[in-house]
Context: one part of a larger RNA
RNA sequence: GGACGAACGCUGGCGGCGUGCCUAACACAUGCAAGCCGAGCGAGGCUGUUAGAGUGGAAUUUUUCGGAAUGAAACUCUAACUGUCCUAGCGGCGGACGGGUGAGUAACGCGUGAGAAACCUGCCUUUCACAAAGGGAUAGCCUCGGGAAACUGGGAUUAAUACCUUACGAUACUCUUUUCCAGCAUUGGAGAAAAGUUAAAGCGCAAAGCGGUGAAAGAUGGUCUCGCGUCCCAUUAGUUAGUUGGUGAGGUAACGGCUCACCAAGACCGCGAUGGGUAGCCGGCCUGAGAGGGUGAACGGCCACACUGGAACUGAGACACGGUCCAGACUCCUACGGGAGGCAGCAGUGGGGAAUAUUGCACAAUGGAGGAAACUCUGAUGCAGCGACGCCGCGUGAACGAUGAAGGCUUUCGGGUCGUAAAGUUCUGUCCUAGGGGACGAUAAUGACGGUACCCUAGGAGGAAGCCCCGGCUAACUACGUGCCAGCAGCCGCGGUAAUACGUAGGGGGCGAGCGUUGUCC
Numbered sequence: 001g002g003a004c005g006a007a008c009g010c011u012g013g014c015g016g017c018g019u020g021c022c023u024a025a026c027a028c029a030u031g032c033a034a035g036c037c038g039a040g041c042g043a044g045g046c047u048g049u050u051a052g053a054g055u056g057g058a059a060u061u062u063u064u065c066g067g068a069a070u071g072a073a074a075c076u077c078u079a080a081c082u083g084u085c086c087u088a089g090c091g092g093c094g095g096a097c098g099g100g101u102g103a104g105u106a107a108c109g110c111g112u113g114a115g116a117a118a119c120c121u122g123c124c125u126u127u128c129a130c131a132a133a134g135g136g137a138u139a140g141c142c143u144c145g146g147g148a149a150a151c152u153g154g155g156a157u158u159a160a161u162a163c164c165u166u167a168c169g170a171u172a173c174u175c176u177u178u179u180c181c182a183g184c185a186u187u188g189g190a191g192a193a194a195a196g197u198u199a200a201a202g203c204g205c206a207a208a209g210c211g212g213u214g215a216a217a218g219a220u221g222g223u224c225u226c227g228c229g230u231c232c233c234a235u236u237a238g239u240u241a242g243u244u245g246g247u248g249a250g251g252u253a254a255c256g257g258c259u260c261a262c263c264a265a266g267a268c269c270g271c272g273a274u275g276g277g278u279a280g281c282c283g284g285c286c287u288g289a290g291a292g293g294g295u296g297a298a299c300g301g302c303c304a305c306a307c308u309g310g311a312a313c314u315g316a317g318a319c320a321c322g323g324u325c326c327a328g329a330c331u332c333c334u335a336c337g338g339g340a341g342g343c344a345g346c347a348g349u350g351g352g353g354a355a356u357a358u359u360g361c362a363c364a365a366u367g368g369a370g371g372a373a374a375c376u377c378u379g380a381u382g383c384a385g386c387g388a389c390g391c392c393g394c395g396u397g398a399a400c401g402a403u404g405a406a407g408g409c410u411u412u413c414g415g416g417u418c419g420u421a422a423a424g425u426u427c428u429g430u431c432c433u434a435g436g437g438g439a440c441g442a443u444a445a446u447g448a449c450g451g452u453a454c455c456c457u458a459g460g461a462g463g464a465a466g467c468c469c470c471g472g473c474u475a476a477c478u479a480c481g482u483g484c485c486a487g488c489a490g491c492c493g494c495g496g497u498a499a500u501a502c503g504u505a506g507g508g509g510g511c512g513a514g515c516g517u518u519g520u521c522c
Base pairs, nucleotide, nucleotide: 001522002521003520004519006518007517008516009515010514013394014393015392016391017390018389019387020386021352026350027349028348030347031346032345035093036092037091040090041089043087044086045085046083048081049080050079051078052077053076054075055074059070060069061068062067100305101304102303109230110229111228112227113226114225115224116223119222120221124218125217126216127215128214129213130212132166133165134164135163142155143154144153145152146151172197173196174195176193177192178191179190180189181188182187202210203209231277232276233275238268239267240266243265244264245263246262247261248260249259250258280302281301282300283299284295285294286293287292307328308327309326310325311324330341331340332339333338358384360383361382362381366380367378368377369376370375397427398426399425400424407418408417409416410415431463432459433458434457435456436455437454441449466511467510468509469508470507471492472491473490477506478505479504480503481502487494488493
């Protein structure tokens, strides 16, 4: 000198774009953050229509005036149908994305390059083929219980794109036999034969449409393998028994000590094994002429984690932040028998700390989930709020104005200086205030932002300057006070009676909505 997710002191007008718990991966009140589908299914409720039954009794007809007949509205029940309607349940897809954090990890975790020898891939795209016939349940509803609750047991009954069986079944899969080709070979490729295995679902009044099953290819995503690179300590020198390799088996989507049985005795290490400490890695960012050094906030890629530890289930995908089970610590409820919870999602609270924001608005845009769609959900996201935390831009007025006013400071008492500075005169209107108009972003329609940006008119210099320094380094000097005191200080050093170095004032210098100090890095 530059830089910062900064903090502290004094000061503080506006706007744009960014950015904001670096500490306790400490504990969390409250609200929201993952739902959707009635064009998969059966119920229940509600609305409406129609039909029937009952209650009802306006009104009409008749009368021998006692009555009799017909019977509207309204209400109740039952049945059928209806609906941009509601509710839980079965079913389907999604809750493995998106969002957070950096604890752990010195590792194929990351970066880079190569490989697939052995692999998987829901939704999506393309192509081919298919969808036949049946069955038994179970939630819900009803009913009888248990429990304070969370929840739960028995019975009866019902549906499906839920489940099961049978048939057909391919260029798919498995296994056996066999032929040819390549190769030293395990093997690989091509072909033939026989056997075996595996599928489905409908909805929609109808049509359009939306779906279903199998196979192949693609795309996407993922799994796996290898080379190289990746901090400090030798005051850590030896480490290792599933350890290193083989055979066989099991397991996996798949290779592999991944696991197991048997066999061999190997494997790593001074080019630093093992142990200990520290740490998420990178694109990048800061600095530097570069080489290098430092760093890994925000944004992007990868990884790991989700109260702590362990485990699997479901699924195309998890060993799963807002799923399940077990154990533990903690908090809460309890009728003491037993239960409930997990903000390192967005806000917010306590605590810690030098220190870090609103319990805001909207799905209008972009994107995501579901749905045929309408649409619903979305603290992703878009916006707004707070903070000079940073960068950038603008303003706090302009021109003229000498009797060089008053006043301050100083003085050799003549003056000098603050100083065209002020006053005064003439103007301007950025920002501001008031009134009016008013977007783009999104159009067929739909705007949170927002009556915002922006434009027009009016008003009036009005509302807007501080901070640090002035001995040398280093731009900027005098007076008074103090008297090795009080104090200053980055280094050298100032202060003991004329201090340009302390304190104050006047003046001056620097930067400017900031200026200084501290911390860290180059």